[in-house]
The RNA shown here (SAM riboswitch aptamer (S box leader)) has 108 nucleotides and comes from uncultured Puia sp. Lineage of the source: Bacteria > Bacteroidota > Chitinophagia > Chitinophagaceae > Puia. The RNAcentral record of the sequence draws on MGnify.

RNA sequence: CUUAUCAAGAAAGGCUGAGGGAAAUGGCCCGAUGACGCCUUGACAACCUGUCUCGCUCGAAACGAGACAAGGUGCCAACUCCAUCUCGUGUAAAACGAGACCGAUAAG
Repeated sequence: CUUAUCAAGAAAGGCUGAGGGAAAUGGCCCGAUGACGCCUUGACAACCUGUCUCGCUCGAAACGAGACAAGGUGCCAACUCCAUCUCGUGUAAAACGAGACCGAUAAG
């Protein structure tokens, strides 16, 4: 950079000790009943991967569908925590919906 996905799912122990929820602003939350982070163990999930079955086919080579496994990643508060920009519904405000941007993850 490209493509796909992002409303589901899943915590215990140890260490540490004050901030943390990516960034800015605002909100709302988490946090000395110890958050965040690190380590260990365990789980969750099924993107890649592997095996099998079916379809297609001259042919298991490719492709498509399904099942199973869990090797490589990922992940285990809140929708990507919410909003911000655009459009729509709405007189307007609120609220709601769609999209964009940003971001995260996987594969290349």